[in-house]
RNA sequence: UCCUUAGUAGCUCAGUGGUAGAGCGGUUAGCUAUUAACUAAUUGUUUGUAGGUUCGAAUCCUACCUGGGGAG
Repeated sequence: UCCUUAGUAGCUCAGUGGUAGAGCGGUUAGCUAUUAACUAAUUGUUUGUAGGUUCGAAUCCUACCUGGGGAG
C1' cells in the first nucleotide's frame, strides 16, 4: 500500500429495507432475623464518524476512524 472481517445498551450478542431486542447487569419493592437465593415491577442504546440512495436505512452505496486476519 492492497484485500478481507468486525464496530448495536454498563458487558456478551441477535436483528439482511418498515422505525431496535435477548441474556447478564443497575434500581425499587416483596419474602427472610440478616445476607445470598427467589418473585414482581422498573431502568436502558442520537446503531463507530460524515455524506449519499430511498416514502422509509442498524441493514444498500461512498469516504474516513478503530480493532482482528491475510497478501506484497

Transfer RNA from Malus baccata, 72 nucleotides, folded computationally. Model confidence (mean pLDDT): 80 of 100. Rfam family: tRNA. It is annotated as a transfer RNA.